Context: one part of a larger RNA
RNA sequence: GGCUAACGGUGGAUACCUAGGCACACAGAGGCGAUGAAGGACGUGGUUACCGACGAUAUACUCCGGGGAGCUGGAAGCAAGCAUUGAGCCGGAGGUUUCCGAAUGGGGCAACCCUAAAUACAGCCAUCUGAAUAUAUAGGAUGGUAUGAGCCAACUCAGCGAAUUGAAACAUCUUAUUAGCUGAAGGAAGAGAAAGAAAAAUCGAUUCCCUUAGUAGCGGCGAGCGAAGCGGGAAGAGCCUAAACCAACUGCUUAGGCGGUUGGGGUUGUGGGACAGUGAUGUGGACUAUAGAGGUUAGACGAAGUAGUUGAAAGCUACACCAAAGAAGGUGAAAGUCCUGUAGUCGAAAAUCAAAGUAGCCUAACUGUAUCCCGAGUAGGCCGGAGCACGUGAAAUUCCGGUUGAAUCAGCGAGGACCACCUCGUAAGGCUAAAUACUACUGUGUGACCGAUAGUGUAAAAGUACCGCGAGGGAAAGGUGAAAAGAACCCGGGAGGGGAGUGAAAUAGAACAUGAAACCGUUAGCCU
Numbered sequence: 001g002g003c004u005a006a007c008g009g010u011g012g013a014u015a016c017c018u019a020g021g022c023a024c025a026c027a028g029a030g031g032c033g034a035u036g037a038a039g040g041a042c043g044u045g046g047u048u049a050c051c052g053a054c055g056a057u058a059u060a061c062u063c064c065g066g067g068g069a070g071c072u073g074g075a076a077g078c079a080a081g082c083a084u085u086g087a088g089c090c091g092g093a094g095g096u097u098u099c100c101g102a103a104u105g106g107g108g109c110a111a112c113c114c115u116a117a118a119u120a121c122a123g124c125c126a127u128c129u130g131a132a133u134a135u136a137u138a139g140g141a142u143g144g145u146a147u148g149a150g151c152c153a154a155c156u157c158a159g160c161g162a163a164u165u166g167a168a169a170c171a172u173c174u175u176a177u178u179a180g181c182u183g184a185a186g187g188a189a190g191a192g193a194a195a196g197a198a199a200a201a202u203c204g205a206u207u208c209c210c211u212u213a214g215u216a217g218c219g220g221c222g223a224g225c226g227a228a229g230c231g232g233g234a235a236g237a238g239c240c241u242a243a244a245c246c247a248a249c250u251g252c253u254u255a256g257g258c259g260g261u262u263g264g265g266g267u268u269g270u271g272g273g274a275c276a277g278u279g280a281u282g283u284g285g286a287c288u289a290u291a292g293a294g295g296u297u298a299g300a301c302g303a304a305g306u307a308g309u310u311g312a313a314a315g316c317u318a319c320a321c322c323a324a325a326g327a328a329g330g331u332g333a334a335a336g337u338c339c340u341g342u343a344g345u346c347g348a349a350a351a352u353c354a355a356a357g358u359a360g361c362c363u364a365a366c367u368g369u370a371u372c373c374c375g376a377g378u379a380g381g382c383c384g385g386a387g388c389a390c391g392u393g394a395a396a397u398u399c400c401g402g403u404u405g406a407a408u409c410a411g412c413g414a415g416g417a418c419c420a421c422c423u424c425g426u427a428a429g430g431c432u433a434a435a436u437a438c439u440a441c442u443g444u445g446u447g448a449c450c451g452a453u454a455g456u457g458u459a460a461a462a463g464u465a466c467c468g469c470g471a472g473g474g475a476a477a478g479g480u481g482a483a484a485a486g487a488a489c490c491c492g493g494g495a496g497g498g499g500a501g502u503g504a505a506a507u508a509g510a511a512c513a514u515g516a517a518a519c520c521g522u523u524a525g526c527c528u
Stems, first nucleotide, its partner, number of pairs: 001527009016479002020450002022447007029439002031151002039100003042055003046078002050074002052059001061094006070082003105114003115118001121148002123145007155186001156184005166173001170220001196203002207234004217225002238431003241375001245264008269409001271374004275368004284362002287360004294353004299346003305319005320337002322326001328340003380404007390416001411426005466473002486512001489499003
């Protein structure tokens, strides 16, 4: 020096565990904000650095309800107190709520400064004023006004809108009407009661799912893109205006009329309405008011086991019991009968949601008539674009910019150029629940989800430490024991250790459960 074995050190793998995550289902909630939000700064404790809580009434105040013996948060100790005259704790309501922040009296390098008392700005209302410009209008001043602003995960609608990529290069095309940016809204949004779909003398608003179908088609006919009707389901709901006409008030007028405001009337395609006539009292309503079954926000009651073994019983043995309860968690090992619970049954002073019901309000039909009405710079054309699965194509249908520009129910549109016939519908005004999408947030539950290099970046003083001028990037780090019983006392200057003591165990001793390998030793044997 090597090999082998045993025993250690170091190290923190492995198996076990879970306080934290992940995904989903059901239900709730779907907003907060000038009555100052979200988010912060700074404070508040006997002692207080951090987190949580709170706001100069500051670790809290008041009232109402629950609850019933302890309490002064995480978080010990000491100190000082509070509480059956009901504290702490839980729920409801109220008060307080510094400064910054939309931040709003003015300023500002947020959490500060200044004046001295102020809704800054916009909107709306009132009053007074008031240009070019005569009437007027714009504008201005003053007063009033809780209307707006800002924040928020995804979902929704709208506007703007890439590239990597694919096409084995690349330009049309694709990625993609995606990412990203912006605006607006709601608990959903959007769409929506046929100028429809169709081709059967059929259906009957919209939306969503299955299917149709990777079909019909589109496509440097490349890569790729990619419907719709029918059919089967979910849900189900239909309405209001403009106009003709009537009435009231009213403006202009060439005195013929032409308008305006309000109310009535009226709303459709087997055309309907006005107008003229006949005539109904019932059903429904998404409207208004009321109502308050029931729910939500604290809770209450709630069955049944002992002994032996053991450090400890819930395991095993012995003999029992309950069960509308043998879900689950905890308890010194594995508990229906020990604890919290579970099945079941009850419960609200206060706040809030709310079904039925009640009242109001609204709400039919038929006949006749070619007198009147039925949405115009519209529909359509042309040019240029976009969007439709559809790349300009034979390209309908839809939308936008430019330019033109109808008809009026004997009308007009559509049925994929266009024409005819036939069929279907009635544009150029508006509203509309449900079925559908999503989950920052709350509750309950589930998992052929993870188990500390996993699962969230974060099981822990984590968006922390640390890095960066900044935008931004971004960790590591869990386990004594059933219980601290956390080792009195002795040896030692102390660290460490050895005794003693605790404990079932201390090779569980805080650098603490298990304790692999690399690596470092000690002892023994053998070889050199």

Large-subunit ribosomal RNA, domain I from Picosynechococcus sp. PCC 11901, 528 nucleotides, folded computationally. Its mean pLDDT, the model's own confidence on a scale to 100, is 85. The organism belongs to Picosynechococcus, within Bacteria.